[in-house]
Source information: This is a predicted structure of a 350-nucleotide part of an RNA (small-subunit ribosomal RNA, central domain) from Syntrophomonas zehnderi. The RNAcentral record of the full RNA draws on ENA, RefSeq and SILVA. Taxonomically the source falls in Syntrophomonas (Bacteria, Bacillota, Clostridia, Syntrophomonadaceae). Model confidence (mean pLDDT): 89 of 100.
Context: one part of a larger RNA
RNA sequence: CUGGGCGUAAAGAGCACGUAGGCGGGACUUUAAGUCAGGUGUGAAAGACCGGGGCUCAACCUCGGGGUUGCACUUGAAACUGGAGUUCUUGAGGGCAGGAGAGGAAAGCAGAAUUCCUGGUGUAGCGGUGAAAUGCGUAGAAAUCAGGAGGAAUACCAGUGGCGAAGGCGGCUUUCUGGACUGACCCUGACGCUGAGGUGCGAAAGCGUGGGUAGCAAACAGGAUUAGAUACCCUGGUAGUCCACGCCGUAAACGAUGGAUACUAGGUGUAGGAGGUAUCGACCCCUUCUGUGCCGCAGCUAACGCAAUAAGUAUCCCGCCUGGGGAGUACGGUCGCAAGGCUGAAACUC
Numbered sequence: 001c002u003g004g005g006c007g008u009a010a011a012g013a014g015c016a017c018g019u020a021g022g023c024g025g026g027a028c029u030u031u032a033a034g035u036c037a038g039g040u041g042u043g044a045a046a047g048a049c050c051g052g053g054g055c056u057c058a059a060c061c062u063c064g065g066g067g068u069u070g071c072a073c074u075u076g077a078a079a080c081u082g083g084a085g086u087u088c089u090u091g092a093g094g095g096c097a098g099g100a101g102a103g104g105a106a107a108g109c110a111g112a113a114u115u116c117c118u119g120g121u122g123u124a125g126c127g128g129u130g131a132a133a134u135g136c137g138u139a140g141a142a143a144u145c146a147g148g149a150g151g152a153a154u155a156c157c158a159g160u161g162g163c164g165a166a167g168g169c170g171g172c173u174u175u176c177u178g179g180a181c182u183g184a185c186c187c188u189g190a191c192g193c194u195g196a197g198g199u200g201c202g203a204a205a206g207c208g209u210g211g212g213u214a215g216c217a218a219a220c221a222g223g224a225u226u227a228g229a230u231a232c233c234c235u236g237g238u239a240g241u242c243c244a245c246g247c248c249g250u251a252a253a254c255g256a257u258g259g260a261u262a263c264u265a266g267g268u269g270u271a272g273g274a275g276g277u278a279u280c281g282a283c284c285c286c287u288u289c290u291g292u293g294c295c296g297c298a299g300c301u302a303a304c305g306c307a308a309u310a311a312g313u314a315u316c317c318c319g320c321c322u323g324g325g326g327a328g329u330a331c332g333g334u335c336g337c338a339a340g341g342c343u344g345a346a347a348c349u350c
Base pairs, nucleotide, nucleotide: 004321005320006319007304008303012318014201015200016199017198021194022193023192025088026087027086028085029084030083031082033081034080035077036076037075038074039073040072041071042070049065050064051063052062053061054060091191092188093187094186096183097182098181103177104176105175106174107173108172109171110154115149116148117147118146119145120144121143125136126135162169163168206247207246208245209244210243211242215241216240220236221235222234223233258317259316260315261314262313263312266295267294268293269292270291271290272289273288274287275286276285299306300305323350324349325348332343333342334341335340
């Protein structure tokens, strides 16, 4: 080097776009780089291997043979790979016609509820708990009615429902905008797949500047509990949670399952289309495409389980793993305002 793996044992990058590279559909012609066949030269001798011979044998010495898997040149072959040319439509993309959607961005609007403020009614309690207390209240609380302010989130619909590459997305309207799906078969003609580096996106928390702050609530304070209680419970409460712009770049970023393509029994839900059947029409029923679930055969698996949304059968490309601890640490580098991130050992020890 080859050989093994990555759902749960170590191992799929959080996700995408894409550079180099690797790999790549059907037909025909051509070339001959790879490939294959023949020839020539070389591949020193000794050694090694095979067969003989010589020292009484052997070690040792010696003769012959094969081999030396390689390289160069040359003559051919043309199936496959590569190069060149022509062409095709099924891969891919576009056009047309449709319907679905919490996909994204911005602006505006709405109602319920909490809190606060003002006023009315009203009087001694309210609140809270296992029980209490702290707390609020005769300076009039709680309850109730009317009016006002402000912020945040959108009950029901709501669904292993939908959309998005992932993170994620949920009131209504408007504007701008991305993607997917279906139908007929109009156009281009392999334009494809993957993707080291690179670039972008990326929950929450956190950071910077400036706003905002109703509720909730790290820290903090008090009351309880307790042997103690730096907690669980209660009363308060600041950062934060919200907005704008800029950072951070991590998560059990999970389906703990990389992407693409093809193939391989069925059954049953559900979402979005299309076609047929039926009908006055709508349902019903059948077929088909795309998504999303459940069950299940073959097969796979250590088992659990997976099973057309594969963990089955194959091909291509990328990432990653190699005993536990030390350690995702140290050092160095690099990024960051910082917090820290990325890269990432060894001694020693079991």